[in-house]
Record summary:
A computed fold for a 352-nucleotide part of an RNA from Hordeum vulgare, annotated as small-subunit ribosomal RNA, central domain. Its Rfam family is "Bacterial small subunit ribosomal RNA". Its mean pLDDT, the model's own confidence on a scale to 100, is 80.
Context: one part of a larger RNA
RNA sequence: UUGGGCGUAAAGCGUCUGUAGGGGGCUUUUCAAGCCCGCCGUCAAAUCCCGGGGCUCAACCCUGGACAGGCGGUGGAAACUACCAACUGGAGUAGGGUGGGGGCAGGGGGAAAUUUUCCCGGGUGGAGGGGUGAAAUGCUUUGAGAUGGGAAAGAACACCAACGCGAAAGAACUCUGCGGGGCCGACAAUGACACUGAGAGAAGAAAGAUAGGGGAGCAAAUGGGAUUAGAGAAACCAGUAGUCCUAGCCGAAAACGAUGGAUACUAGGUGCUGUGCGACUCGACCCCGUGCAUUGCUGUAGCUAACGCGUUAAGUAUCCCGCUGGGGAGUACGUUCGCAAGAAUGAAACUC
Numbered sequence: 001u002u003g004g005g006c007g008u009a010a011a012g013c014g015u016c017u018g019u020a021g022g023g024g025g026c027u028u029u030u031c032a033a034g035c036c037c038g039c040c041g042u043c044a045a046a047u048c049c050c051g052g053g054g055c056u057c058a059a060c061c062c063u064g065g066a067c068a069g070g071c072g073g074u075g076g077a078a079a080c081u082a083c084c085a086a087c088u089g090g091a092g093u094a095g096g097g098u099g100g101g102g103g104c105a106g107g108g109g110g111a112a113a114u115u116u117u118c119c120c121g122g123g124u125g126g127a128g129g130g131g132u133g134a135a136a137u138g139c140u141u142u143g144a145g146a147u148g149g150g151a152a153a154g155a156a157c158a159c160c161a162a163c164g165c166g167a168a169a170g171a172a173c174u175c176u177g178c179g180g181g182g183c184c185g186a187c188a189a190u191g192a193c194a195c196u197g198a199g200a201g202a203a204g205a206a207a208g209a210u211a212g213g214g215g216a217g218c219a220a221a222u223g224g225g226a227u228u229a230g231a232g233a234a235a236c237c238a239g240u241a242g243u244c245c246u247a248g249c250c251g252a253a254a255a256c257g258a259u260g261g262a263u264a265c266u267a268g269g270u271g272c273u274g275u276g277c278g279a280c281u282c283g284a285c286c287c288c289g290u291g292c293a294u295u296g297c298u299g300u301a302g303c304u305a306a307c308g309c310g311u312u313a314a315g316u317a318u319c320c321c322g323c324u325g326g327g328g329a330g331u332a333c334g335u336u337c338g339c340a341a342g343a344a345u346g347a348a349a350c351u352c
Stems, first nucleotide, its partner, number of pairs: 004324003007307002012321001015202003021196002025087001028085001033081002036076008049065006090193001091190001093188001096184003103178006109157001115153005123147002128139001165170001208249001210247004217243002222238003260320006268298004273293006302309002325352003334345004
């Protein structure tokens, strides 16, 4: 490169925005660049191929002819691509509604529940309490545990709860402000402006790292008591980083639907959510029917190695991107980024 593939066998970048590029809706014209046809010129000779001939044959040599093409010119054809011109179904915009735990900033809360610390050695009270398979370390007459009261602090926000939102990561006490996206309906203007996207950029859980705060609970490390042959573990008693906030960094996940994005088509049934329409009705709600969008279950055809998927496809097709034997190895070397930890890019020998 060609072909085959990528849910679970190797293989979808964790996610999005977007440059170059790639491919791209409908209709009739224009044009003739690509594309197709005819003719002309040219592509030295030799070589290669074919016909004929000459060395006794052959190699070799002589002679004639091309095939297949390239480039240039000229005359045509006009389906497709490009170009010219138009269109409105794709796409975005304006105007009308609507739901949401989407984001950022600021303020407030304790109804209920919890923890720790403290209270002129707080009140009552007086010997255990805690913990385990069983114990012990640790706590406690300097008054613990228990019980009722008060204060402070930090972190997290029960029930509602089915689900809804966001590109992903994610996001829920409550209020306010700012601004983002979605969906529905009507159909005004624009008129293919659309899709994907190498590089590039943006946001990106937890852990980690820097500086300054904060520190209730939990808890790597660490200490102790046990268990055990040992116990550097698990279970127990303590407990520091950390977890929280602010600023900047890191950019690693089973970042999962283990399923890239877009568009079109291909049986149904039954739920949830948002929003329209019809019918019923005096007018509504409910019920019933129906459209669009979202999210589930089940299932036909089809697909699949099977499991299963099945209008939210892993079906049928098109376009674009990424990746594509096992080990060596996500290693070595080099480069870039990072304070570091490390990340990104990423081989080969050898071997099966």